[in-house]
Context: one part of a larger RNA
RNA sequence: CUCGCGUUAAGGAACUCGGCAAAAUGCGCACGUAACUUCGGAAGAAGUGCGACUCCUGUUUGAAAGAAUUGGGAGUGACACAAAGCAGGCCCAGGCGACUGUUUAUCAAAAACACAGCCAUCUGCGAACCAGUAAUGGGACGUAUAGGUGGUGACACCUGCCCGGUGCUGGAAGGUUAAGAGGAGAGGUUAACCGCAAGGUGAAGCUUUGAAUUGAAGCCCCAGUAAACGGCGGCCGUAACUAUAACGGUCCUAAGGUAGCGAAAUUCCUUGUCGGGUAAGUUCCGACCCGCACGAAUGGUGUAACGAUUCUGGGCACUGUCUCAACGCGAGACUCG
Numbered sequence: 001c002u003c004g005c006g007u008u009a010a011g012g013a014a015c016u017c018g019g020c021a022a023a024a025u026g027c028g029c030a031c032g033u034a035a036c037u038u039c040g041g042a043a044g045a046a047g048u049g050c051g052a053c054u055c056c057u058g059u060u061u062g063a064a065a066g067a068a069u070u071g072g073g074a075g076u077g078a079c080a081c082a083a084a085g086c087a088g089g090c091c092c093a094g095g096c097g098a099c100u101g102u103u104u105a106u107c108a109a110a111a112a113c114a115c116a117g118c119c120a121u122c123u124g125c126g127a128a129c130c131a132g133u134a135a136u137g138g139g140a141c142g143u144a145u146a147g148g149u150g151g152u153g154a155c156a157c158c159u160g161c162c163c164g165g166u167g168c169u170g171g172a173a174g175g176u177u178a179a180g181a182g183g184a185g186a187g188g189u190u191a192a193c194c195g196c197a198a199g200g201u202g203a204a205g206c207u208u209u210g211a212a213u214u215g216a217a218g219c220c221c222c223a224g225u226a227a228a229c230g231g232c233g234g235c236c237g238u239a240a241c242u243a244u245a246a247c248g249g250u251c252c253u254a255a256g257g258u259a260g261c262g263a264a265a266u267u268c269c270u271u272g273u274c275g276g277g278u279a280a281g282u283u284c285c286g287a288c289c290c291g292c293a294c295g296a297a298u299g300g301u302g303u304a305a306c307g308a309u310u311c312u313g314g315g316c317a318c319u320g321u322c323u324c325a326a327c328g329c330g331a332g333a334c335u336c337g
Base pairs, nucleotide, nucleotide: 001332002331003330004329005328006327007326008325010323011322014321019318027051028050029049030048031047036041038154053075054074055073056072057071058069059068060067061066089316090315091314092313093312094311095310096307097306101113102112117152118151119150120149121148122147123146129138130137131136155302156301157300158299160232161231162230165229166228167225168224169223170222171221174220175219176218180214181213185209186208187207188206189205193200194199233251234250235249236248237247260294261291272288273287274286275285276284
């Protein structure tokens, strides 16, 4: 010096990103216990007192010996208590997630996943859907109060506008459209014929092509549908101080963001402004609204209980975290073997 422990004057978070770590709380009995609340809780809330040793006395139990005593009283007061072990820190606010659960075996336990509840959609049973080439199996020895898929995520109050685009569902008049059907026509070949020959013409058959016509779904088209994917404006003017604009004009759009919330797990400017807390507060809490770039089941706003320090801020208690370091115990480090 390193590691593991113990103790510490005065102070008590001044340490630090942050009370990280440590300390403290811890048991029994009695009393007492707030806001809020889904009336169950919150709650071991918080907090207060006593008990732990000795003696006296009472009580209970037992036939007695004895045992129990967190009944009463007294005592000592540098006093008492064997040790080890076991053994909640609490309070005030805010964010997120309702909750118990689940997870990155080996850096993440969470606000992530799941969840009951809610919604949409598919499925009439040889169900939909899944595995398999199939047989077949699962679904299910179930039958729409069932099963599959997707989204949301207890509960309370709610969930606005847009169907133009994409998707899905329905429609079938018209347009487009494959193979197939169809076979107008064209080409090749050549018996016969013409020619001295080269060659020409050329029926049937065979063969190579091939127009019209016919021809489903789909797409185009017409509707519906947003708890389907998604989207939810700009400029200018206006009130008898000023400022602002309930109001008006205009352009564009499928429609121009409703309720609620808002510098937020979202706010760039920003340590916004005001208030609270501190002697002093980029964090925190309450407001404001100018929302760069919240917003309603990719749910919105609340919410008792719950959460391994869940995350953030504050307070009490407590402490070697620190002012500021000291001493002690043990194991290493170092030397020799």
Record summary
A computed fold for a 337-nucleotide part of an RNA from Prevotella sp., annotated as large-subunit ribosomal RNA, domain IV. The coordinates come from a structure-prediction model, not an experiment, and the mean pLDDT is 83. The RNAcentral record of the full RNA draws on ENA.